[in-house]
Molecule: transfer RNA
Organism: Candidatus Microgenomatus sp.
Order: sequence, then C1' cells, then structure tokens
RNA sequence: GCCGGGGUAGCUCAGUGGUAGAGCAAUGCUUUUGUAAAGCAUGGGUCGAAGGUUCAAAUCCUUUCCUCGGCU
Repeated sequence: GCCGGGGUAGCUCAGUGGUAGAGCAAUGCUUUUGUAAAGCAUGGGUCGAAGGUUCAAAUCCUUUCCUCGGCU
C1' cells in the first nucleotide's frame, strides 16, 4: 500500500429501513436475627465520527478514526 471482519448500556453481545433490546453488573424494596441466594422494581445509550439517500437510518451509500486478521 491492497482486501476483509469488528466498533450498540459498566461488561459480553443481539438487532439487515418503521418506538434501541437481552444476560450479567449497579441501585432500591421484599424475604432473613444478620449475610448470601431468591423474587419484584428502577436507572443507565448522540448505536465510533461526519456527510448523503429516504416520509422514516444502528441498518443503505461515501469519507474518516480505532481495533483484529490476511496479502504484498
């Protein structure tokens, strides 16, 4: 230099045009003499960045940043 994968909640990841989700974690409550476990509830997101297409974009297109792998 060229090609490809990945970037979404604190962590691990779903979500291939129509209200952004799960598990774990955090907080509160119930339960217990107390803790753990269990149950219930709550909070937490500019979907890496910018632009474009569209009535509507995490999703499609372009550029770009980070990261992983391959080729040279």